[in-house]
RNA sequence: ACGGCAGGCUAUCUUAUCGCUCUAGUUUUUUUCUAGAGAGGAAAGUCCGGACACCAUAGAGCAGCAUAGCGGGUAAUACCCGUCCUUCUAAUGAAGCGGACAAGUGCAACAGAAAGCAAGUACAGUUUGGCUGUAGUGAAAUCAGGUAAACUCUAUGCGGUGCAACGCCAAAUAGUUCUACUAUAAAGAAUUGCUCGUUCAAUGUAGAUGGGUAGGCGGCUAGAGUAUAGAAGUAAUUUUAUAUCAAGAUAAAUGAUAAGACUUGACAGAAUCCGGCUUACAGGCCUGCUUUUUAU
Numbered sequence: 001a002c003g004g005c006a007g008g009c010u011a012u013c014u015u016a017u018c019g020c021u022c023u024a025g026u027u028u029u030u031u032u033c034u035a036g037a038g039a040g041g042a043a044a045g046u047c048c049g050g051a052c053a054c055c056a057u058a059g060a061g062c063a064g065c066a067u068a069g070c071g072g073g074u075a076a077u078a079c080c081c082g083u084c085c086u087u088c089u090a091a092u093g094a095a096g097c098g099g100a101c102a103a104g105u106g107c108a109a110c111a112g113a114a115a116g117c118a119a120g121u122a123c124a125g126u127u128u129g130g131c132u133g134u135a136g137u138g139a140a141a142u143c144a145g146g147u148a149a150a151c152u153c154u155a156u157g158c159g160g161u162g163c164a165a166c167g168c169c170a171a172a173u174a175g176u177u178c179u180a181c182u183a184u185a186a187a188g189a190a191u192u193g194c195u196c197g198u199u200c201a202a203u204g205u206a207g208a209u210g211g212g213u214a215g216g217c218g219g220c221u222a223g224a225g226u227a228u229a230g231a232a233g234u235a236a237u238u239u240u241a242u243a244u245c246a247a248g249a250u251a252a253a254u255g256a257u258a259a260g261a262c263u264u265g266a267c268a269g270a271a272u273c274c275g276g277c278u279u280a281c282a283g284g285c286c287u288g289c290u291u292u293u294u295a296u
Base pairs, nucleotide, nucleotide: 001292003290004289005288006287007286008285009284010283012261013260014259015258016257017256018255020038021037022036023035024034025033040267044278045277047276048275049274050273051272052162053161054160055159059196060195061194062193064158065157066156067155068154069083070082071081072080073079084098085096086095087094088093099153100152104151105150106147107146121135122134123133124132125131166218167217168216169215177208178207179206180205181204188200189199190198191197225244226243227242228241229240230239231238232237262265
């Protein structure tokens, strides 16, 4: 100097005017006025794990699904960290399909006599028995070979549904008609699927038909939160101290105009919330490691 790898940050910026949503105060209790806040590192995918809510009081077995070296972290995970092994790379590094092939069943084109328990091409030896050896073909040949991101087995683990959960208030009509079962605590319903069990039901349950309503409020954002510093630890992370509060819409709010700047602007918009993984990503900045070349 040209490259490569790993980690982190940013995601156009500034000013002015008008406009939109929420919160607090004010107000003639009427959005009048004042102040503050207002989409992301992935908000995407809906692939995992949970918080929370309900089933619910309560399980057991079978099925089914998931994971797979060892140790640690976390609320938890199929996630993260360390380390061993395998593979890739020039290296730094990266990836993971990482238990079991004597429990069983499968699979291996072509070639070859033959590709799983049995046979047997050519030659040689021979104890005359394909018994032993060599050669051909092939990735693999007389076998306890290879393959399990082949079926499977082993070990460990797993209840389900989901904010359209759930709860409260209001309104409205026809608490109309028909059918089946049932009152010995039953029929029926609930509990992912099946079975058993349990609970509700004290007279109901289930289905069909017909009609009315479908509006509002809560849930709704102070958290397994964020930032800085110290301590412990290889690290993930834990802990202590201080400071701090950053959207809650409900057919969907954060936009428009003007001027300027330079890095000339990518991927792209919350809808219960959090922790991960995966995917997309213009340009810019920072730190560390490493290959080659050159100079001293």
Background:
RNAcentral holds the sequence, with entries from ENA. Bacterial RNase P class A from a Flavobacteriaceae bacterium, 296 nucleotides, folded computationally. Taxonomically the source falls in Flavobacteriaceae (Bacteria, Pseudomonadati, Bacteroidota, Flavobacteriia). It matches the Rfam family "Bacterial RNase P class A". By type it is a ribozyme. Rfam's curators write: Ribonuclease P (RNase P) is a ubiquitous endoribonuclease, found in archaea, bacteria and eukarya as well as chloroplasts and mitochondria. Its mean pLDDT, the model's own confidence on a scale to 100, is 76.